[in-house]
Context: one part of a larger RNA
RNA sequence: CUGGGCGUAAAGCGCGCGUAGGCGGUCCCGUAAGUCGAAUGUGAAAGCCCUCGGCUCAACCGAGGAAUUGCGUUCGAUACUGCUGGGCUUGAGUCCGGUAGGGGAUGGCAGAAUUCCCGGUGUAGCGGUGGAAUGCGUAGAUAUCGGGAGGAAUACCGAUGGCGAAGGCGGCCAUCUGGGCCGGAACUGACGCUGAGGCGCGAAAGCUAGGGGAGCAAACAGGAUUAGAUACCCUGGUAGUCCUAGCUGUAAACGAUGGGCACUUGAUGUCGCGGGUUUCUACCCUGCGGCGUCGGAGCUAACGCGUUAAGUGCCCCGCCUGGGGAGUACGGUCGCAAGGCUGAAACUC
Numbered sequence: 001c002u003g004g005g006c007g008u009a010a011a012g013c014g015c016g017c018g019u020a021g022g023c024g025g026u027c028c029c030g031u032a033a034g035u036c037g038a039a040u041g042u043g044a045a046a047g048c049c050c051u052c053g054g055c056u057c058a059a060c061c062g063a064g065g066a067a068u069u070g071c072g073u074u075c076g077a078u079a080c081u082g083c084u085g086g087g088c089u090u091g092a093g094u095c096c097g098g099u100a101g102g103g104g105a106u107g108g109c110a111g112a113a114u115u116c117c118c119g120g121u122g123u124a125g126c127g128g129u130g131g132a133a134u135g136c137g138u139a140g141a142u143a144u145c146g147g148g149a150g151g152a153a154u155a156c157c158g159a160u161g162g163c164g165a166a167g168g169c170g171g172c173c174a175u176c177u178g179g180g181c182c183g184g185a186a187c188u189g190a191c192g193c194u195g196a197g198g199c200g201c202g203a204a205a206g207c208u209a210g211g212g213g214a215g216c217a218a219a220c221a222g223g224a225u226u227a228g229a230u231a232c233c234c235u236g237g238u239a240g241u242c243c244u245a246g247c248u249g250u251a252a253a254c255g256a257u258g259g260g261c262a263c264u265u266g267a268u269g270u271c272g273c274g275g276g277u278u279u280c281u282a283c284c285c286u287g288c289g290g291c292g293u294c295g296g297a298g299c300u301a302a303c304g305c306g307u308u309a310a311g312u313g314c315c316c317c318g319c320c321u322g323g324g325g326a327g328u329a330c331g332g333u334c335g336c337a338a339g340g341c342u343g344a345a346a347c348u349c
Base pairs, nucleotide, nucleotide: 003321004320005319006318007303008302012317014201015200016199017198021194022193023192025088026087027086028085030083031082033081034080035077036076037075038074039073040072041071042070049065050064051063052062053061054060091191092188093187094186095184096183097182098181099180103177104176105175106174107173108172109171110154115149116148117147118146119145120144121143125136126135162169163168206247207246208245209244210243211242215241216240220236221235222234223233258316259315260314261313262312263311266294267293268292269291270290271289272288273287274286275285276284298305299304322349323348324347331342332341333340334339
C1' cells in the first nucleotide's frame, strides 16, 4: 500500500412490482457454525532468513535455529454474527374516524370557437405580405343575420398551486377504482430494506386492422425571396393528429442527481390535516405531511448543493475506467416492419 468514482468532466437502468441473494429492531435462555485462545499432529528435503563452523577469503559446502502466515484433532472462551426456542413494541402492517386532489377506467352532457352546408340582407372585392403573388370572388365571395352538420380541444378559474412510481393528468355530471395525508392507539408482533434474473407500466413518432376526419399539418404542388432556395414567408394539401383492438419500447424518459433508514444551525412563502388561544372566524403560538425560495456548518475542481443534501454514516442494486472507430460490425434475442436490447476488434490520435 492492499482502487477511485457516477448533478455539469466517462458513469444512476425511463418507472414500478417482485424471485434468488445480500443486509436487518429490542430483551432473555440454549447451542458453539463463524470468531478468539491453548495444546497437539501435519505443513518432505533442498532453497530464502538468522547463528555457528569447513575450504587462506568468497562463491560453494556442513550443522543448528527460525520460517512455512495453512490444514486436521482435542480442550476452552461466548462479546459480536449465525442457528434453535421464548418474549417485547419503537420498524412494518391492519383497524377506526376524518380529509385534499387535472391519480386511473367507463358512460353521458354542455358552451365558446374554426370549417362546411341551406336560407336572408348586401356588392366588389376578399385574402395574404416586409412588399407582393399564387389562391378565393359577379355562377355573388369577404362582411352580417337565422338555421343545420361534424370533428377536435376545453378560454376564464390557473398559481411561484394540486395528484401520480414514472410516462403523465385540466369543461361538467354519474358509476367503478388505486394511492396519499391527519387524528386515535384497538389488533398482528420484525411480518423489514434492497433487488441479479423475471414480470408489468411506459410521451411523441411509427406499424397492423376497422372506423373517423373540423382545425392543424410531415410529404407534395404552386406563389414569393435569392446568385441558387430541394428552406425560412405565403396559398393549398395527403399521411398523421382522434376512436377501438393489437404491436412498437424509444427520448435532453432531466432534478442530466437509484432506493431505504438514521443523524446534523436557520429564515421565509405556499398546499393538506390536527392541537392551543378567541364566543366562532381572522390573526397569533404549536405538531405532522408535501411543494418552493434564500442561506449556516460541512461538502465541491469550480459552478453550486445545503433537513426535499451534492453534508455525516450504514445497507442493497445499477453503471464508469482516454478520444475516434461505434452504440458500428458479427453473433444471439425480440419485432409485421421501422428497428430495439446485448455489444466488440483491427486501425488511428